[in-house]
Molecule: SAM riboswitch aptamer (S box leader)
Organism: soil metagenome
């Protein structure tokens, strides 16, 4: 700077925690993190193509397409809030629903 409401688990070892904090809601001895293995999802970089513009002729840009090399993912919308707006309710204290933003995640 893009994207984040889609997708995709089995066996082994292990042996009590996990969903980043936190509030909440949830998973989990019908085996949680971690660690190996095999799988698979996806296409962000590389790669190879096709079309366009530019071009100092090297190439670059932007927009489709391929396969899957390098990451990255495989409970739950980024599991939900929080901060800021807008609508509607309303027992005036919230409540619900959008929308942004923060945080955090991957490239």
């Nucleotide at each position: 700077c893009a994207u984040c409401a889609a997708g995709a688990g089995a066996g082994g070892c292990g042996g009590a925690g996990g969903g980043a904090a936190c509030g909440g809601c949830c998973c989990u001895g019908u085996g949680a993190a971690g660690c190996c293995u095999c799988g698979g999802c996806a296409a962000c970089c590389a790669u190879c193509u096709c079309g366009u513009c530019g071009u100092u002729c090297g190439c670059g840009g932007c927009g489709g397409g391929a396969g899957a090399g390098g990451u990255g993912c495989c409970a739950a919308g980024u599991c939900c809030g929080g901060c800021g707006g807008a609508a509607u309710c309303c027992u005036c204290g919230g409540a619900u629903u959008c929308c942004g933003a923060a945080c955090g995640a991957u490239g």